[in-house]
Context: one part of a larger RNA
Formats: sequence, structure tokens, C1' cells
RNA sequence: CGCAGGAUACUUGAAGGGAGCUUCCCGUAGUACGAGAGGACCCGGGAAGACGAACCUCUGGUGUUCCAGUUGUCUUGCCAAGGGCAAAGGCUGGGUAGUCAUGUUCGGAAAGGAUAAGCGCUGAAAGCAUAUAAGCGCCAAGCCCCCUCUAAGACUAGGUAUCCCUCCCCGCAUCGCAAGGUGCGGGGUCAAAGGCACCUUGUAGACUACAAGGUUGAUAGGCUGGGUGUGUAAGCGCAGAAAUGCGUUAAGCUAACCAGUACUAAUCUGCCGGUCGG
Repeated sequence: CGCAGGAUACUUGAAGGGAGCUUCCCGUAGUACGAGAGGACCCGGGAAGACGAACCUCUGGUGUUCCAGUUGUCUUGCCAAGGGCAAAGGCUGGGUAGUCAUGUUCGGAAAGGAUAAGCGCUGAAAGCAUAUAAGCGCCAAGCCCCCUCUAAGACUAGGUAUCCCUCCCCGCAUCGCAAGGUGCGGGGUCAAAGGCACCUUGUAGACUACAAGGUUGAUAGGCUGGGUGUGUAAGCGCAGAAAUGCGUUAAGCUAACCAGUACUAAUCUGCCGGUCGG
């Protein structure tokens, strides 16, 4: 920009994409078959592998500073307690959210249609025979559907529901006896539904887009409570000559997690959009 008014939701599905896997074991049954050795079809059940999708409850990885330990050195006047640096975490042990797989859950199914090779029925040409010439069936992991994803720019541009859109004055034309109606032009006034901008953000993200919100508010930060992680802080007391240990104390601290709470910031607003049958 289009989809012959403008919007907001929800949809149909033309057409495309994906998927489609395999093995083993058990029962039937040591049955049918076979002299024996061996050993089924069909049907039913149970596992496994590879592949794929989603997810983070569990198991784990990461988690650049959440917690703790610790060496050297510098420093906060000193002790104690801390901070900086050690190649962009000094080293070490753990670890929330997020993310990920090696973790968890699920998937391939079943059914239908038309067929291939193949197997048939009826059946002439050709008194027979013949699955074929007319006609009618069966049959595959393959084809079309079924399942799943995208999808109306599918220009044949679809569908459903709902929402929204002024009045006054002047001039001209026309209809009319007139009041007035209709059309065109000019001026003034008003500015719908909805959208965008702007701002707070994240389940989204390179930007954009998308999504949640903007005081009639929990959108982010803060605060409070909880969770999680770390693992018993500092100070003080006690024991010890001291290193250190014990008690207060499952302490103190705690990112991204879960709630609550307007304390802070989403203020105030601007623009687009139109003159009701298009």
C1' cells in the first nucleotide's frame, strides 16, 4: 500500500513444512510341520535402542562474587574486624534463578481411500480354457488422508461476533403553490470506536516486533515476610601460657525465586483516525 467505511476480538483452511524408525523377549507352543535335528504363520502381551518435541519435579553441569574457608602482600593509626591486588573470579569448597543434558515426560499409533508386485470371482472373444476384453474383489513400511506446525498478499485477498462516526450559516442548481427536500461549493464548530507516540517493564528481544502495565495501578525498584544457598557471623563470656576450642547460635549473611505493601518511578499529555448506509 492492497483486501471499496473505520475498528477490536475470535476463527475457516487453499497451499506448504514436520513426523512416519527398528530390535529383542514372553504367551499361543516345544503346538502345526518334521524320521530326527530343529521349529513356525496368525493373534496377544512386555521391554529396549536410536531419533524428535517440550520441560526443569528429580539427577547433575554452569551459575565473574550468593555464602564460607584460605596463602602472600598493601591498607583502613594500632588490636580485633574489614577492604584492595595476585591477568581481567588470587586459590579452594559449595550454590538460588536462568540456561542446559547426561535428567524427566511424551511421540511414531489406530482407522479410512485408491493402488504396486502378487492373489482371485464371474466371463466371453475362441461351445473348452482364461483374473480381463465389459464387470467385481483382496493386498504394502510406499501414495492420498488421518496426527502436528505455519497459513487469507489464498489479488478467488474468506467467515463470525461486537464497537464507532457533528451541527450551524451563506451561495448556486433542481423539485415544489408554499413550508421545505435533494445535490454541489464555501465558511465556522465539533473530533467517535480504536490506534500510535511517551513512560515502567519482561514471559519477548540484535534493532524492530511481541507481551504485561501506566494511579480506577502491583509494571519495575525499594521495604516487609517467606523460600533457597552457605554452614554456626560480629561482639561478649568461659577454658587454655598460646595456637585454638566451647557457649550465646542451626547463628549471621543471602543474586536473578514466591508473595504482600503505593514508599519511589510509570506525571501532565500530544498526534493519527472521521462528518452513518460508505